[in-house]
RNA sequence: ACAAUGGAGAGUUUGAUCCUGGCUCAGGAUGAACGCUAGCGGCAGGCUUAAUACAUGCAAGUCGUACGGGAUUCCGCCGCAAGGCGGAUGAGAGUGGCAAACGGGUGAGUAACACGUAUGUAACCUUCAUUCAGCUGGGGAAUAGCCUCGGGAAACCGAGAUUAAUACCGCAUAACACUAUUGGGAGACAUCUCCUGAUAUUCAAAACUUCGGUGGCUGAAUAUGGACAUGCGCAGCAUUAGCUAGUUGGCGAGGUAACGGCUCACCAAGGCAACGAUGCUUAGGGGCUCUGAGAGGAUGCACCCCCACACUGGUACUGAGACACGGACCAGACUCCUACGGGAGGCAGCAGUAAGGAAUAUUGGUCAAUGGGCGAAAGCCUGAACCAGCCAUGCCGCGUGCAGGAUGAAUGUCCUAUGGAUUGUAAACUGCUUUUGCAGGGGAAGAAAAUUCCAGACGUGUCUGGAAACUGACGGUACCCUGCGAAUAAGGACCGGCCAACUCCGUGCCAGCAGCCGCGGUAAUACGGAGGGUCCAAGCGUUAUCCGGAUUUACUGGGUUUAAAGGGUGCGUAGGUGGUUUGAUAAGUCAGUGGUGAAAGCCUGCGGCUUAACCGUAGAAUUGCCAUUGAUACUGUCAAACUUGAGUACAGUUGAGGUGAGCGGAAUGUAUGUUGUAGCGGUGAAAUGCAUAGAUAUCAUACAGAACACCAAUUGCGAAGGCAGUUCACUAAACUGUAACUGACACUGAGGCACGAAAGCGUGGGGAGCAAACAGGAUUAGAUACCCUGGUAGUCCACGCUGUAAACGAUGAUUACUCGAUGUGUGCGAUACACAGUACGCGUCCAAGCGAAAGCGUUAAGUAAUCCACCUGGGGAGUACGGUCGCAAGAUUGAAACUCAAAGGAAUUGACGGGGGCCCGCACAAGCGGUGGAGCAUGUGGUUCAAUUCGAUGAUACGCGAGGAACCUUACCUGGGCUAGAAUGUUAGUGAAUCCUGCAGAAAUGUGGGAGACCCGCAAGGGACACGAAACAAGGUGUUGCAUGGCUGUCGUCAGCUCGUGCCGUGAGGUGUUGGGUUAAGUCCCGCAACGAGCGCAACCCCUAUCGUUAGUUGCCGUCUGUAGCAAUACAGAAGGAACUCUAAUGAGACUGCCUCCGUAAGGAGUGAGGAAGGAGGGGACGACGUCAAGUCAGCAUGGCCCUUACGCCCAGGGCUACACACGUGCUACAAUGGAUGGUACAACGGGUUGCUACCAGGUAACUGGAUGCCAAUCUCUUAAAGCCAUUCUCAGUUCAGAUUGAGGUCUGCAACUCGACCUCAUGAAGUUGGAAUCGCUAGUAAUCGCGUAUCAGCAAUGACGCGGUGAAUACGUUCCCGGGCCUUGUACACACCGCCCGUCAAGCCAUGGGAGAUAAGAGUACCUGAAGUCGAUAACCGCAAGGAGUCGCCUAGGGUAAAAUUAUUGACUAGGGCUAAGUCGUAACAAGGUAGCCGUAUCGGAAGGUGCGGCUGGAUCACCUCCUUU
Repeated sequence: ACAAUGGAGAGUUUGAUCCUGGCUCAGGAUGAACGCUAGCGGCAGGCUUAAUACAUGCAAGUCGUACGGGAUUCCGCCGCAAGGCGGAUGAGAGUGGCAAACGGGUGAGUAACACGUAUGUAACCUUCAUUCAGCUGGGGAAUAGCCUCGGGAAACCGAGAUUAAUACCGCAUAACACUAUUGGGAGACAUCUCCUGAUAUUCAAAACUUCGGUGGCUGAAUAUGGACAUGCGCAGCAUUAGCUAGUUGGCGAGGUAACGGCUCACCAAGGCAACGAUGCUUAGGGGCUCUGAGAGGAUGCACCCCCACACUGGUACUGAGACACGGACCAGACUCCUACGGGAGGCAGCAGUAAGGAAUAUUGGUCAAUGGGCGAAAGCCUGAACCAGCCAUGCCGCGUGCAGGAUGAAUGUCCUAUGGAUUGUAAACUGCUUUUGCAGGGGAAGAAAAUUCCAGACGUGUCUGGAAACUGACGGUACCCUGCGAAUAAGGACCGGCCAACUCCGUGCCAGCAGCCGCGGUAAUACGGAGGGUCCAAGCGUUAUCCGGAUUUACUGGGUUUAAAGGGUGCGUAGGUGGUUUGAUAAGUCAGUGGUGAAAGCCUGCGGCUUAACCGUAGAAUUGCCAUUGAUACUGUCAAACUUGAGUACAGUUGAGGUGAGCGGAAUGUAUGUUGUAGCGGUGAAAUGCAUAGAUAUCAUACAGAACACCAAUUGCGAAGGCAGUUCACUAAACUGUAACUGACACUGAGGCACGAAAGCGUGGGGAGCAAACAGGAUUAGAUACCCUGGUAGUCCACGCUGUAAACGAUGAUUACUCGAUGUGUGCGAUACACAGUACGCGUCCAAGCGAAAGCGUUAAGUAAUCCACCUGGGGAGUACGGUCGCAAGAUUGAAACUCAAAGGAAUUGACGGGGGCCCGCACAAGCGGUGGAGCAUGUGGUUCAAUUCGAUGAUACGCGAGGAACCUUACCUGGGCUAGAAUGUUAGUGAAUCCUGCAGAAAUGUGGGAGACCCGCAAGGGACACGAAACAAGGUGUUGCAUGGCUGUCGUCAGCUCGUGCCGUGAGGUGUUGGGUUAAGUCCCGCAACGAGCGCAACCCCUAUCGUUAGUUGCCGUCUGUAGCAAUACAGAAGGAACUCUAAUGAGACUGCCUCCGUAAGGAGUGAGGAAGGAGGGGACGACGUCAAGUCAGCAUGGCCCUUACGCCCAGGGCUACACACGUGCUACAAUGGAUGGUACAACGGGUUGCUACCAGGUAACUGGAUGCCAAUCUCUUAAAGCCAUUCUCAGUUCAGAUUGAGGUCUGCAACUCGACCUCAUGAAGUUGGAAUCGCUAGUAAUCGCGUAUCAGCAAUGACGCGGUGAAUACGUUCCCGGGCCUUGUACACACCGCCCGUCAAGCCAUGGGAGAUAAGAGUACCUGAAGUCGAUAACCGCAAGGAGUCGCCUAGGGUAAAAUUAUUGACUAGGGCUAAGUCGUAACAAGGUAGCCGUAUCGGAAGGUGCGGCUGGAUCACCUCCUUU
């Protein structure tokens, strides 16, 4: 400087992520409607449905200056009057002229030159208006009206007589007009046009007058309006592909304002169509309007332009103009009148009515303005128009007050509730203002012309100027002034996210909400109400529709390996695109100019209403079309050339390329024969089957059909499908080399044509093996399958059809460009054992780049270009209908209704797998002992009961809560009672407390009597304790463990779980934590894009095993004394000792430290050494992140809910102890490794004053009566038992076992009946080692033996928790079962395999297809009939004539008949589909889904589905091969 003013997203698929993809929302708009609400004004708008039917009124008349005539009224004169004469006024009707073709309405029809735009008419018309030129002479015959008569209900009609005109008809005149012939000039666009001549023909007129003029006729021209033609633009369906006989063209004629098949005769056979004809459906078109950044998309209300229509259909007449909205004729439908004979009508004009509908206004005023018609004019007419009325229908503006005011009032609401928060400066209260409102007063603009008068100019009746007067529906409206007084004026929706705005109560998957996601099953910001808040505001929401967001049809601006999408493959037509050079041209393209693109609208400037909306004015814009001038790079066209694209030629090379014919061996089967004998065959195991009529096996010979081992390979060839023994013949291709020839001949390719695995079909052959169907045998709950035995189509050949596959590289063809590495096939080059060039193929890995990622990566999915094909959410559905093809099967083309909010791709983390690898554990195995059988104990289920209180329920409930239910406990039941309550605190008051005792009662409780007289203090009074009206705080083992805290179980003492920083990935996430070793261990080492760290592991703590030191009382040691005793010894005492045992405090010790071997190291191995102990010495405490909504509201605590003369509290009795049964855990046994009797030895842990109790006595005993010690290393429980030594029993239901029962006792306790333990005597059950199955344990362990303690008055303890004594066996090993850890793999799972999920059947609902048919509609065809009317023909009748009537003909609306087609509705029955918490049958798919799955085809089966044939990997696992990377 120029240009530009313009573009936002969100929710929803998942455990999470990225992508694809649909659905939904936020915005704007409307001729709107509905709900709630409502103060005012301005400007706009107002039947979108029934182009349905219309009562009533109005919407087109006017002219007496065209004509005849003249009602009525008035005046004058004459007359007595009747009346006459003259004049004025001039109604109604008629003739005539002009208008009525405008204005106003509607959008039915119309897909068309209808509309828009741009052209053309040299192929045309145009009343009125304007300009120019000329003319306006002279006649004639009628007819309305009026009058008379007649018909008719009416509408109206007929006859006679008479009359006028600017009405009608001749005559004259006339050219620059028309027609015919013809001359000259000019122009052009093919037919032609213009100018100027000649000859001949034909056609005009109207008058009125105030004498100014107004009219009339002819011609030319202008203007205006129209007509016709053409280019381009302008809806859907191809499941509409062929249409057309006046059809296309020609010659001639007719017709028209005019061209033209517009019409007719004849001739020709054309014309249109994939660039979409024809048909069907829908629709007035445009300016504009809405939306959008734009490009677009949608729309056609109001206003403007055009078209079409006027009850439906047809027809013409008049006229300048109509085939005519308020004209005519005919037909039809409908309505009305009627005297039944006939008539009348057309609101899609303005009002209005009915109907329809969700829905749309007054039967208003005025011609004052603007405009129109007529008129010379005044004027008349004008539902055009201007106004008013109704309606929040929209847009715009205004108001409902403003300022101050904190005890932050009261009410309401909420809360963590003595109080706080919020409503909220909000209110009250004080001051101010007065828009609006009410009252009073004033009061417009819109009005200026026409008209009249005056003046001026000239063409003498026009123009210009001036003056005066008149005219307003709206309307006493807008506006202005004064007064009054906050006075008259706020609602609607929403508040889970999107999306601004939160709490309480009610409800309890109910009622309901919802635009999408989704809320609601007792703590709902989502339902309903309330308080509070948010957003808009005289409106606010909802519904409907359009655009946007949606780049979700992608021109701008998308895609197609796996998400939807590449045609199975080639050849090739049309079409599209196209190499290098030169020239010409100028179609495309670009630039300038001109015309047009109506106005309004949009945008900008300025202006007018107080502002705005609204309006005025000027500009810009109108991206388009046409014309013209120029430019020539590119594209096109034409011409000339080139060789690199393409092809040809020649010479080679290669291969399972194709077709046909021949030949070969192995195997299999069959037949015949030989040998030979009892089985063969088959399977997980079997059976069916074959076999003594001789199978299988074996040998020989023969025959048959099909397929071609090894070679053989990620090999090769082919367009794809596909192609494999070998030989021959024919044939196609690719590549290499040469660079000889042609000279762009090329690429792609809609339709089209050809090829096209397997299965299948037809005809004829063939048939060994295999093998759908089928049969049998198994398996199984079943097994229409998998397995087995058979077996037919088929598989093979020839010919013909079919035309589909996961026809796949899930990747269209062609061309160019873009780092590398490596293997391999075939050539060429080069040849040297080296090196590795070049071309075309076939593979692998990678750079850049691309991609959602996986991945692709010179063989692209990269970068570009051309052409074709295809996609647009999932399901319905590749289905239905229709068409085409096919013998059929079926293929191809290919929807909709309805339904869902997803469906899907890739990758991630988990979980899972009847996937893989590695590892661990009393997991298995090896052992020992049990359980499961018996009796009893105990717990649970079940049953029972008035109650059998409640909880715990796979592992992880069941001798669990309970470490102790006779009452109590106790929560349960029955009955009796209490109601501020059984407990505690505060308080007025009363009384000491306390003790004894009577009565009623089952007790609780109620009601009496007596005794007693505390402490401090002078007193008053106070204190402890008891009672206690009233009040405040009650109480609940009621509910929710799925509202919770705390605690606990389990996985699991398993080795894991995470973080910071960095790095990788778009991201979820990964890495670290994986890998190689090692360990009990994520223990440690090494390696490594990781480096560190935390919670866990280990260690630190306790007990125990050894030793030291310290300290010794009640413990230990010896000595002495006393007592007892023959003695040993016991008891008591004394003074000593600290060595030992022991006690209890503190230390030491163990670390793979040492040695050898293995190993890089970590570490491992060793009957190693040393040591009390050796590789964690043994045991305990200790439990990561988390999982199971695991358990517990009944231990405790606690939110919410619930009960309050009861779901609270007290009491008595009962129950928790029941008993056909089932299960768990135990005890005791079944005996001799034992029982019984007698004798005898050795512990540890613990307990004890409401207690343990020595000792003595009694009792058979339990125990009792005495008595002593001990608050404990002192006394006591306390004799340990198994063991050992003897004796006896001798294998039996026993001298085993001890249940059960009877009798008698003891103890505890208020009380042992329900319901205690113990003792004695008697009784003496089952049981002789335990089915399937199952549990524990790896050393001081199992097994076995006794002892102690807690709870406790006592005890149902055989339980629990501890203590010590005696004291084993076995482990090859990790295949399997169970559980767990790590890595990896697949997945359609994520509530996570107890997952997900498929199909039939049954039930309900919904839409759809078929269907004997039925009904209706519109369109066409053929035939018959045929009104009005134009046109044509025409002798009789009328007329002087022109002509008319009548008749005939063509065409035609309508009507009828017939056959077929189309569309729609409906239809017994029928088919599949969709949807619907908990129906039935199976389990097809997802993991190797338990037979890998899927595709095509055929076949079978209740169903998913099975099987055969061929194909695919979008299959896991294992092994091998090849290749790649690194060394």